A computed fold for a 369-nucleotide RNA from an Acidimicrobiia bacterium, annotated as Bacterial RNase P class A. The source organism's lineage runs through Bacteria, Bacillati, Actinomycetota and Acidimicrobiia. The coordinates come from a structure-prediction model, not an experiment, and the mean pLDDT is 76. It is recorded under the gene name rnpB. Rfam family: Bacterial RNase P class A. The family's RNA type in Rfam is ribozyme. Rfam's curators write: Ribonuclease P (RNase P) is a ubiquitous endoribonuclease, found in archaea, bacteria and eukarya as well as chloroplasts and mitochondria.
């Protein structure tokens, strides 16, 4: 200098005028995602949420947290030259099931091409031979084989040797893998080493299933208070809370419930915005996520829904032109751009969108000293 990796941050500034919301009348007034509403909670009501079944979720280990499907650290597997990145990553010798196309054969598999003529047998030819018969060659049949070719995502270990008619874990050595035992290290996932065994069957559980752990339901239109209006009628049926079912619990024991028709209302206040899993700074423990201690601060809040608009100056980025010896760098001029988006009960995450910019650490390549 070029190309990358990881982590963190910013995401316009000033002024004038017009306008909006809240208000204690001093002032204050969007975000890193306020978004998607995908997880987890707080809070509220149902019962204080209990037992079983069903259903749903999570799924390597250890830690963090109010909690999580989140975060941190580590293990294993995969990718990358590397910094580093990715992984629903328990169980397939508990059972059931699935595997398109191609291929001979795809789940206790199979013989298309190929290899073999040791065994049985047919035909032809040759040799020996009086003949019975014997030997050989070629082509077949019945057979043997699974090494090689070929198909596939996957074909029942790999290499070498022995062996054989040809072959094959058929036998042997080494290697890989499986099962099992032991030693050492680690909190653990797991890692390192050694012995024994029979020679050896894989994949899919984001298929059913099994195992372990977690989960009661509904949601701020929760829920509560105030004010105001109205007209009742009918059906069902004995229970309702209980909103998957059963038990249990609680409340009712002809009073409520459910549904339909009709009538009325659709206003205000609280929840809700000062006190929180709150923010900032410092110290401290920890590799880290994060915890602890001290100090300081109070920081949007509507309900037709505020947080905006216009102008001026400046900043930032990109392009072109000109100048300084130069496509670097600096300066000037001109033209353009300045995103994504926008609170609605409140927090912690994840995911997605985003003009442009900054910082720190690290990796690879090239060049120079």
């Nucleotide at each position: 200098c070029g190309a990358g990796a990881u982590c963190g941050c910013c995401g316009g500034g000033c002024g004038a005028c017009c306008g909006c919301u809240g208000u204690a009348c001093g002032c204050a007034g969007a975000g890193g995602a306020a978004a998607g509403u995908c997880c987890g909670g707080a809070c509220u009501c149902c019962a204080c949420a209990g037992g079983g079944c069903a259903g749903g979720g999570u799924g390597c280990u250890g830690g963090g947290u109010a909690a999580c499907g989140c975060c941190c650290a580590g293990g294993c597997g995969g990718g990358g030259u590397g910094a580093c990145c990715c992984g629903a990553c328990g169980g397939a010798a508990a059972g059931u099931g699935c595997a398109a196309c191609a291929g001979a054969g795809a789940g206790c598999a199979g013989a298309c091409c190929g290899c073999c003529u040791a065994c049985g047998u047919g035909a032809u030819c040759c040799g020996c031979c009086u003949g019975c018969g014997c030997g050989g060659a070629u082509c077949g049949c019945c057979g043997g084989c699974a090494a090689g070719g070929g198909u596939g995502a996957a074909a029942c270990g790999g290499u070498g040797g022995g062996g054989u008619a040809a072959g094959a874990g058929c036998c042997c050595a080494c290697c890989a893998g499986c099962a099992u035992c032991c030693c050492g290290g680690g909190u653990g996932a797991c890692c390192g080493g050694g012995g024994u065994g029979g020679c050896u069957c894989g994949g899919c559980a984001a298929a059913c299933c099994c195992c372990a752990c977690c989960c009661g339901g509904a949601g701020c239109a929760a829920g509560g208070c105030c004010a105001g209006a109205c007209a009742g009628g009918g059906a069902c049926g004995c229970c309702g809370g209980u909103g998957g079912c059963c038990c249990g619990c609680c409340g009712a024991u002809c009073g409520a419930g459910u549904c339909c028709c009709g009538g009325g209302u659709a206003g205000g206040c609280c929840g809700c915005a000062c006190c929180g899993a709150g923010g900032c700074c410092u110290g401290u423990g920890g590799c880290a996520a994060c915890g602890c201690a001290g100090g300081c601060c109070c920081c949007a809040g509507a309900u037709g829904g505020a947080u905006g608009g216009u102008c001026g100056c400046c900043g930032c980025c990109c392009g072109c032109u000109c100048g300084g010896u130069a496509c670097a760098c600096c300066g000037a001029g001109c033209a353009g751009g300045u995103a994504c988006a926008g609170a609605a009960u409140c927090c912690g995450g994840c995911u997605u969108a985003c003009a442009g910019g900054c910082g720190a650490u690290c990796u690879c390549g090239c060049c120079g000293a």